[in-house]
């Protein structure tokens, strides 16, 4: 340099759950905790999940709202819901890419 992870040492990491503090959320980040990992170190580049503040678009209901007034009808504004998209999360989904302790060949 390149495969390897049988045993074994120094050791690292931290799942779920609570707490506490961030975010619209997904999640992140301190603490306790330890299911687990040989890259469970880094990187969102490709797939895949996850989420919905925002934008477009769709229905729904609502208004002392606009179309002079009623109805209908549009429109416009607000909640409510579907939906794409951009965005954002996730490296402990998988690929890929950069790094690296031990220990064998």
């Nucleotide at each position: 340099a390149a495969c390897u992870g049988a045993a074994a040492a120094a050791g690292g990491c931290a799942a779920a759950u609570c707490c506490a503090g961030c975010c619209a959320a997904a999640g992140c980040u301190g603490g306790a905790g330890g299911c687990g990992c040989a890259a469970a170190g880094c990187c969102a580049c490709g797939g895949g999940u996850c989420c919905u503040c925002g934008c477009c678009u769709c229905c729904u209901u609502c208004g002392c709202g606009a179309c002079g007034c009623c109805c209908u009808g549009u429109c416009c504004g607000a909640a409510g819901g579907g939906u794409u998209c951009a965005a954002g999360a996730u490296a402990g989904c998988c690929g890929g890419g950069c790094u690296g302790c031990c220990u064998g060949u």

c-di-GMP-I riboswitch aptamer from a Woeseiaceae bacterium, 105 nucleotides, folded computationally. The model forms 94% of the base pairs in the Rfam consensus. The coordinates come from a structure-prediction model, not an experiment, and the mean pLDDT is 81. Rfam family: c-di-GMP-I riboswitch aptamer. Rfam's curators write: GEMM was predicted in a large-scale screen for bacterial structured RNA regulatory elements. NCBI's taxonomy places the organism under Bacteria, Pseudomonadota, Gammaproteobacteria, Woeseiales, Woeseiaceae.